Predicted 3D model of a 408-nucleotide RNA (Bacterial RNase P class A) from a soil metagenome. Its mean pLDDT, the model's own confidence on a scale to 100, is 76. The RNAcentral record of the sequence draws on MGnify.
RNA sequence: AGCCGGCCGGACGGCCGCUGUCGCGCGCGCAGGCUUUGCGGCCAUCGGGCGCGGUGGAGGAAAGUCCGGGCUCCAGGGAUCAACGGUGGCGGCUAACGGCCGCCGGGGGCGACCCCAGGGAAAGUGCCACAGAGAACAGACCGCCCGAGCGGGCAACCGCAAAGGCAAGGGUGAAACGGUGCGGUAAGAGCGCACCGCGCGUGCGGCAACGCAGGCGGCACGGCAAACCCCACCGGGAGCAAGACCGAAUAGGGGCGGCACGGAUGCUCGGGCGCAAGCCGGGGCAUCCAGCGCGAUCCUCGCCGCCGCCCGGGUUGGUUGCUCGAGGCACGGAGCAAUCCGCGCCCCAGAGGAAUGGCCGUCGCGGAGGGGCAACCCUCCAAACAGAACCCGGCUUACAGGCCGGCU
Numbered sequence: 001a002g003c004c005g006g007c008c009g010g011a012c013g014g015c016c017g018c019u020g021u022c023g024c025g026c027g028c029g030c031a032g033g034c035u036u037u038g039c040g041g042c043c044a045u046c047g048g049g050c051g052c053g054g055u056g057g058a059g060g061a062a063a064g065u066c067c068g069g070g071c072u073c074c075a076g077g078g079a080u081c082a083a084c085g086g087u088g089g090c091g092g093c094u095a096a097c098g099g100c101c102g103c104c105g106g107g108g109g110c111g112a113c114c115c116c117a118g119g120g121a122a123a124g125u126g127c128c129a130c131a132g133a134g135a136a137c138a139g140a141c142c143g144c145c146c147g148a149g150c151g152g153g154c155a156a157c158c159g160c161a162a163a164g165g166c167a168a169g170g171g172u173g174a175a176a177c178g179g180u181g182c183g184g185u186a187a188g189a190g191c192g193c194a195c196c197g198c199g200c201g202u203g204c205g206g207c208a209a210c211g212c213a214g215g216c217g218g219c220a221c222g223g224c225a226a227a228c229c230c231c232a233c234c235g236g237g238a239g240c241a242a243g244a245c246c247g248a249a250u251a252g253g254g255g256c257g258g259c260a261c262g263g264a265u266g267c268u269c270g271g272g273c274g275c276a277a278g279c280c281g282g283g284g285c286a287u288c289c290a291g292c293g294c295g296a297u298c299c300u301c302g303c304c305g306c307c308g309c310c311c312g313g314g315u316u317g318g319u320u321g322c323u324c325g326a327g328g329c330a331c332g333g334a335g336c337a338a339u340c341c342g343c344g345c346c347c348c349a350g351a352g353g354a355a356u357g358g359c360c361g362u363c364g365c366g367g368a369g370g371g372g373c374a375a376c377c378c379u380c381c382a383a384a385c386a387g388a389a390c391c392c393g394g395c396u397u398a399c400a401g402g403c404c405g406g407c408u
Base pairs, nucleotide, nucleotide: 001408002407003406004405005404006403007402008401010363011362012361013360014359015358016357018057019056020055021054022053023052024051025050026049028047029046032043033042034041035040059385063396064395066394067393068392069391070390071239072238073237074236076300077299078298079297080296081295084235085234086233087232088231089103090102091101092100093099104118105116106115107114108113119230120229124228125227126224127223128222141170142169143166144165145164149160150159151158152157178196179195180194181193182192183191198217199216200215202213203212204211205210243320244319245318246317253311254310255309256308257307258306259305262289263288264287265286266285267284268283269282271280272279273278291303292302293301327346328345329344331342332341333340334339366381367380368379369378370377371376
C1' cells in the first nucleotide's frame, strides 16, 4: 500500500415518564347464579382502572418485497401431458431456495484475492449495424507471381499488359474460414513437417465436473441462445388487511337470464281399473351409462341443484390468530467448509394509530480551539444508516467514525 473476515456504533448513576408479563391489594361495570317479602348482600367469568413489588422491552440491516418456507383459507384426490413461470458445470449442506460451502473450467490482477444467467450453434428459425473486396461452406481494395502481345533499345534490359495462378503480406472491422516457425513453390496455401489448437478413441487419477499421458487423423462450416428455441430439473392459488369466534342489525331481501332436474336393468313396497288374464301409474334400494365438479386423458371420490348480471339493507365493534421458535448461548465430537450430532444452561418485544422516552452529572471513543518543553490542564462539540407489527432462512441496498484478526 492492498485483499479477506469479525465486532462496536456508547457505559454507569440519579430524577421523572411509558409498556408487556407475574404476584399482592383496592375498587368499578354489563349480563348470569345463590339468597331476601323487598331494599340489599354474596359468588365466579369477562372487561377495563388505581397502587405496590419482581422481571422483560427494536435491528445489522427492523429497509426493499426480490426468493424460499412454516402457518391459514380456497381449489375434491392421484398420475401423465400441455400451457405458463423459474433454475442451469460437479459434489455436498439445508425445511426449502434463484441461497450457502467446497471443487472444476473460463476471465482479471505482480499477489493475497475477485468476477462468470457456466447445458446445446450439424434439430430449426433469426441477427452480426457501419466500415470493408469479403461476415459462413465468403472474398480481391492495395498487392505478389507468370507473361501472349505492343513499344523503346545494338544488346543486356526497361515500360505497358491480355489470358492464367495466389489469399501468405498490408488495409477495413468487435470479429476475416485455425496460430507460431521451418521447408517447399513461379509466387503461395496444412501443400508437407514440428509444437499448439480441433476431432476420434485408449490408459491412469478423481464420486463427478474434469485433469494428465501418449496414439491415430482430415488438417477443418465463425460469433451471438441475459435472441426465439431445444434439452434436463423444479413449480396449484391467495395471503395475517390470511383465517377463527362472539356481538350487533337489517329485508335469512327483490328482479332478470341460461343450464340441469336424465336413461337402462334388477329387486322390493303400496295404489287405481278389471269377473279373470292383465293393464295404468307412483315410491324406495342396488348396478351400469350420461352430465357436472377440471386445459386434456385415465383411475378414484362425490353430486341435485348450478352459473352469471342488476338493485337495495346491515357490520365496519370486541376477543383471538400474537409469540417456545427449522430459538439462543457455552462446551465436546465429525467434517477442508457450509453444516450436523451430543450434552448443559436460558426465555430474550408483542403494541393495536401503534410503547421502550426526556433531563442532569461523571466516564470512555473521536473531533475542534487555547495553554504548556513535556507529562498534562481548560473550554466546546458529539455520534452514521435508520424503528418491530404473524414468524423464520436468504439475497440486495444504505451506513459518519472506531477497533480486532489473518493474508499478499